[in-house]
Molecule: small-subunit ribosomal RNA
Organism: Candidatus Wildermuthbacteria bacterium RIFCSPHIGHO2_01_FULL_47_27
RNA sequence: UUCUUAGAGAGUUUGAUCCUAGCUCAGGAUGAACGCUGGCGGCGUGGAUAAGGCAUGCAAGUCGUGCGGUUCUGUUUCCGCAAGGGAACAGAAUAGCGGCGAACGAGUUAGUAACACGUAGGUACUUCCCCCGGAGACGGGCAUAAUUCCGCGAAAGCGGAACUAAUUCCCGAUAGUCCUCGUAAGAGUAAAGGAGCAAUCCGCUCCGGGAAAGGCCUGCGGCCUAUCAGCUAGUUGGUGAGGUAACGGCUCACCAAGGCUAUGACGGGUAGGGGGCGUGAGAGCGCGUUCCCCAACGAUGGGACUGAGAUACGGCCCAUACUCCUACGGGAGGCAGCAGUCGAGAAUAUUGGUCAAUGGGCGAAAGCCUGAACCAGCGACGCCGCGUGCGGGAGGACGCCCUUCGGGGUGUAAACCGCUUUUGCCGUCGAACAAGCCGCAAGGCUGAGCGUAGGCGGCGAAUAAGGGGGUGCUAACUCUGUGCCAGCAGCCGCGGUAAUACAGAGCCCCCAAGCGUUAUCCGGAUUUAUUGGGCGUAAAGGGUCCGUAGGCGGUUAGGCAAGUCUUAGGUUAAAUACCUGAAGCUCAACUUCGGGGGUGCCUGGGAUACUACUUAACUAGAAGGCGUUAGAGGCUGACGGAACGGUCGGUGGAGGGGUGAAAUCCGUUGAUAUCGACCGGAACACCAAAGGCGAAGGCAGUCAGCUGGGACGACCUUGACGCUGAGGGACGAAAGCGUGGGGAUCAAAAAGGAUUAGAUACCCUUGUAGUCCACGCCCUAAACGAUGGACACUAGCUAUAUGAAGUGUCGACCCUUCAUGUGGCGAAGCUAACGCGUUAAGUGUCCCGCCUGGGAAGUACGGCCGCAAGGCUAAAACUCAAAGGAAUAGACGGGGACUCACACAAGCGGUGGACCAUGUGGCUUAAUUCGACAACAAGCGAAGAACCUUACCAGGGCUUGAAAUCCGCAUGAUCGUUCCGUGAAAGCGGGACUUCCUCACAAGGCAGGCGGACAGGUGCUGCAUGGCUGUCGUCAGCAUGUAUCUUGAGACGCUCCCUUAAAUGGGGGAACAUGCGCAACCCCUAUCACGCGUUUUAAGUGUCGCGUGAAACUGCCCGGGAUAACUGGGAGGAAGGCGGGGAUGACGCCAAGUCAGCAUGGCCCUCUGACGCCCUGGGCUGCACACGUGGUACAAUGGAGCCGACAAUGCGUUUGCCAAGCCGCAAGGCGGAGCUAACCGCACCAAACGGUUCCCCAGUUCGGAUUGAGGUCUGAAACCCGACCUCAUGAAGCCGGAAUCGCUAGUAAUCGCGAAUCAGCCAUGUCGCGAUGAAUACGUUCCUGAGUCUUGUACUCACCGCCCGUCACGCCAAGCGAGCUGAGAGUACCCGAAACCCCCGAUUUAUCGGGGUCUAAGGUAAGUUCAGUGAGAGAGGCGAAGUCGUAACAAGGCACGCGUAGCGGAAGCUGUGCGUGGAACA
Repeated sequence: UUCUUAGAGAGUUUGAUCCUAGCUCAGGAUGAACGCUGGCGGCGUGGAUAAGGCAUGCAAGUCGUGCGGUUCUGUUUCCGCAAGGGAACAGAAUAGCGGCGAACGAGUUAGUAACACGUAGGUACUUCCCCCGGAGACGGGCAUAAUUCCGCGAAAGCGGAACUAAUUCCCGAUAGUCCUCGUAAGAGUAAAGGAGCAAUCCGCUCCGGGAAAGGCCUGCGGCCUAUCAGCUAGUUGGUGAGGUAACGGCUCACCAAGGCUAUGACGGGUAGGGGGCGUGAGAGCGCGUUCCCCAACGAUGGGACUGAGAUACGGCCCAUACUCCUACGGGAGGCAGCAGUCGAGAAUAUUGGUCAAUGGGCGAAAGCCUGAACCAGCGACGCCGCGUGCGGGAGGACGCCCUUCGGGGUGUAAACCGCUUUUGCCGUCGAACAAGCCGCAAGGCUGAGCGUAGGCGGCGAAUAAGGGGGUGCUAACUCUGUGCCAGCAGCCGCGGUAAUACAGAGCCCCCAAGCGUUAUCCGGAUUUAUUGGGCGUAAAGGGUCCGUAGGCGGUUAGGCAAGUCUUAGGUUAAAUACCUGAAGCUCAACUUCGGGGGUGCCUGGGAUACUACUUAACUAGAAGGCGUUAGAGGCUGACGGAACGGUCGGUGGAGGGGUGAAAUCCGUUGAUAUCGACCGGAACACCAAAGGCGAAGGCAGUCAGCUGGGACGACCUUGACGCUGAGGGACGAAAGCGUGGGGAUCAAAAAGGAUUAGAUACCCUUGUAGUCCACGCCCUAAACGAUGGACACUAGCUAUAUGAAGUGUCGACCCUUCAUGUGGCGAAGCUAACGCGUUAAGUGUCCCGCCUGGGAAGUACGGCCGCAAGGCUAAAACUCAAAGGAAUAGACGGGGACUCACACAAGCGGUGGACCAUGUGGCUUAAUUCGACAACAAGCGAAGAACCUUACCAGGGCUUGAAAUCCGCAUGAUCGUUCCGUGAAAGCGGGACUUCCUCACAAGGCAGGCGGACAGGUGCUGCAUGGCUGUCGUCAGCAUGUAUCUUGAGACGCUCCCUUAAAUGGGGGAACAUGCGCAACCCCUAUCACGCGUUUUAAGUGUCGCGUGAAACUGCCCGGGAUAACUGGGAGGAAGGCGGGGAUGACGCCAAGUCAGCAUGGCCCUCUGACGCCCUGGGCUGCACACGUGGUACAAUGGAGCCGACAAUGCGUUUGCCAAGCCGCAAGGCGGAGCUAACCGCACCAAACGGUUCCCCAGUUCGGAUUGAGGUCUGAAACCCGACCUCAUGAAGCCGGAAUCGCUAGUAAUCGCGAAUCAGCCAUGUCGCGAUGAAUACGUUCCUGAGUCUUGUACUCACCGCCCGUCACGCCAAGCGAGCUGAGAGUACCCGAAACCCCCGAUUUAUCGGGGUCUAAGGUAAGUUCAGUGAGAGAGGCGAAGUCGUAACAAGGCACGCGUAGCGGAAGCUGUGCGUGGAACA
């Protein structure tokens, strides 16, 4: 610069990610239908289903200028008195004869897969009407309809006799030009007239040409199916004849045996084809309605006649079905013409007007006919246009909705004011479409639509808005109701009490006289991929090789020009579509005129690079020859040793064998063991390897024979001979099958023994097919490198096998290089990733095979193969919204490694047994209030239930309420104090005393009363919440920033080594830092010092209290260790390696706990008297039973009595601790000192302990439950239901089954003391305090829990996971099925209408009668295809929590899977071969 103007995605598999893949959506379209709604106009469009049946009317006639008649009218004339009759002429009408038309127009799409259509060519042909040219039309004749008469018939209609015309028919003539036949000579064939006064016009006959139309032929093009593979007898060709307008097996006779087919014949299914239409960026895909062209059809089937043309929609004949008429004898009919009707259907219009225009038929013309056409009617069916008003109008009415109650939305929207009048209604005017025709002319006549379009005037905002949607995709959100119900849903999915998803409402969004839904098509879908996909693991490489057709193919030169390119011409109908210039309806839709462009096909000219073809040549591909060489390559035969089993014999004497442990089994009739001899079959240790060979399957002792292939080396030969390979052929592990052998081992099936809930299994003992051989089948495997073959190109390093060369050596090894093969790691590149990577999954070329969501299913049916088992080929209905690949983070594993913890082990003491206490369940009850339920509920909330508490129950009461805030009203005898009645009390009723404050009034305060707002609720939801708490766990983890890696989820950091209690620290490292955790800082404790202080002491003596400080830091030494971190030991020290203890609890998990501690959203109860409040009594304590936590015991390490000794923490004066002393056996009472506490008190001798006495092993001087009696204390009140004291009573229990808990040092154990709550106390609980004071830890295999790394995974609600199959029940679709039924296409035979043709006969020469060939329909028969139905049997899919087991996923508890075989309720198990898509180990 030119060309190009053209392409959007989203949701859904997962915990998350990437990929693959399907499903779904957004767009456009329709001859549509349905739902809701509906003002107007224009232009279009409208039976898609039953080519089902049709009432009624109309849709094809016309010509009198072809003809004879008939009827009517008129004129003239004749006869007649008249009535009337006759004739001629004119006009009108017309049944018939004749001519032309009726083969067009109109309809429909049944059939047809075909020269039917389209396109491009061809010619053996025809043509009424039209045009041009040439020639002609002379003379005769016979009939017949009409009409008349007669007859038959219900009718439809028919027959006979007589008469007649013509442009009807026939004969003769002519036929020179021209035509037909014939080589020629020659022969042969035609005609019609009519109108007009006439000119002339319209016709007629023959021939030639044209125009236009048609017939026939050919190339090419356009559906599905191979689960249709072979088809064909006029079939293919020839000769001759017939036939046709014409070629031709079109037909016939004869002859030949051909013709078509994998480039899909034949068969089956479906279908009118095209121009075009829809969609799409295009390539394509789908469709064929209206309009145009062609074809086919006209109730179904067959047939010819007439004619220029038909095998004829509104003609004929026959057959069949159906309908109608009928006098039962016989007849009539064909809406897929226009209307209309019934039917079927989701569904598709008026029994309209006119020939005014356009067109058609006839006619000389006027004209007639025309359901073609033009108009009108109906339908929002589509496209287009218009309207339903316009302007002003509030910080914004009412209503409705929402609300955080402040307000916000609807909303300038309405009202209201002003304006306009499209549309509408009324009135008035009023086109165009008209060209023609008649007439000498003047002039006249013709409009269905239509009083339409349009113009003008008047009236009045007047007559006019809905549908769908609002979770995401997808524009648009709130409230109420509902509560996995009702319902929604295109996909994902919503709904189980806070639903933007259901329903209603408000508001909003989209489109708008429409809006949605359904159906169908294209698109999106690159999801059939030519443009433009794939096949290691996602679906997909054939098990392997050979090879046919086909496809593709090395180098050079010449020729040719088929492909290819270029140029020109023809064609590609019109309409449509596109670009463009105009025009007409007011615009548009719509319509009209002109130009351009247009993939294809045909023809001519040109180019020759490439491909093809052809000729000639070459050697780099390929092959052969020569030499060397490795090898489990194959086949056959022979031989060998070890092991195993058996037989015989010897030795020997009780077991052996087998297992987790056992048993079945073998053995005193001598096993096992051992020695010797012999027999038998199968397999070949070591060598041996990631090794070798082969196409694959596969191949292994040694030797021999036969034989296939490969590698290397230097040359020679051929000369592209090559690559691939649909069909086809061959080979093809194991198992299996047949026949015959063989049979040692092993071993499906089978049997027994174990295991187990069961065990048709795993384990054990036996054991048959089989395993082996020969021959013949089978033909499949995870036949795998899950990777087809060939060729070329694209970094390397390394190992190994074989060969050659070089160097070297006496020879060899080694070393270097090359080639071929087999492996490992890797550049680039590729890949979704994993991974592949010169042995490609890289980059290219060629050929073949295969895939297109999962399941149903490698199944059914059909076909082929097989002896069978079965193999190969290979669907659909139905069903799901996924199925899947790779990788990621977790979680889990009856996976691994490392580490830790009172986790186990080692110990000590308990629980589980008894009685009691206490809590819980259960039961009971009027109520036994509520919550908590594995660990993490159960002496828990409750650090105190007789009333109260108290929430529960019964009864009695109150209603602005027991308590709070505000308002209004009246009161100021209001409040307060007190009394009486009633009552169980609360309460209710009544009385007495007292008589407000600030203040002049007013007003205010204060009080109770009444009324109103409101209160109140331990009512529900801890799954709406806050706060607080438990648990993992005081475990060492959990995160973030930046950087880096990965397409990404994510990873890294935080992994690794050493170390630690520790993610503690050190080192290394694509990481570097940081935060929350760890540690430390804080408190208590252990030593000392100092200060102060109480008490004590003779005393700065000693204890203690408070405060401050010192001290411990791996600081020092030795060893180990990377010299580090750290660690082992030691010294010193009160204390040594975080000294002991506490407080402190990361990110998070369990929808853990708590709405009853408190707070709180929502819901519920409340003027209808309560789920609120008060009171009395009861209950929370109820008792067949079960569980948890404790106490006391079972005794002598003890019990009892007496004597004796040593603590610490705490607590106490709103009546508390309470001394001394006295009384009581005691609980306790009296008493009153001291103490606001280092002072006094609780409180003492604390108890265990020490000493001493008794008890003497027993249900006891153990044990103390239970019960009786008597008391004390608290408290209004101890009946339900308190504690304590004394006396009496004296139960179970003699150390506790399975199981289970705590504890590692001042710990466990044992012993007492104190405190909170509290009137008292059911405290044996809880929380603290001290006293006495152990044992044990080899160690980490196991149990439990935890941490880090790693591995597998089909888990992610995360193993309490997931998941398989039978069975039972319900529903669904399909296959099989004794059969039954229907439909279709043929075959054979029988019968055989009409008609053409042929033959015979007759006759009035028009035809008739008879016969024949062929044939439609029909019948019979055997098959075949498709469909419907079917007892029953079987499989499949889906379904809510059903039954049985546990097969798979982790090593899934026997690794799993593939092929095969047997067996079993089922998943499945076992044998055999194979695979790794197996963990762990090494």